[in-house]
RNA sequence: GCCCGUGUAGUGCAAUGGCUAACACUCCACCCUGUCACGGUGGCAACCCGGGUUCGAAUCCCGGCACGGGCG
Numbered sequence: 001g002c003c004c005g006u007g008u009a010g011u012g013c014a015a016u017g018g019c020u021a022a023c024a025c026u027c028c029a030c031c032c033u034g035u036c037a038c039g040g041u042g043g044c045a046a047c048c049c050g051g052g053u054u055c056g057a058a059u060c061c062c063g064g065c066a067c068g069g070g071c072g
Stems, first nucleotide, its partner, number of pairs: 001071007010025003018055001027043005048064005
């Protein structure tokens, strides 16, 4: 330099172009317990950046950035 893949809560990981972006762990509150742990209920928190397509984009297209892999 070229090609491919990935980028989503603090962490991991889903989401057929369409309802309030799901779930687990963490965190917070409450319940449970003599206390802690376990368990139960509820809550907070995310689409890498910029454009485009579309009635509608986390999803499709273009460019950029970061990370990983392959080739040279």
The RNA shown here (transfer RNA) has 72 nucleotides and comes from Candidatus Woesearchaeota archaeon CG10_big_fil_rev_8_21_14_0_10_34_12. Lineage of the source: Archaea > Nanobdellati > Candidatus Woesearchaeota. The coordinates come from a structure-prediction model, not an experiment, and the mean pLDDT is 82. Its Rfam family is "tRNA". By type it is a transfer RNA. Rfam links the family to the GO term triplet codon-amino acid adaptor activity. The sequence is in RNAcentral, with records from ENA.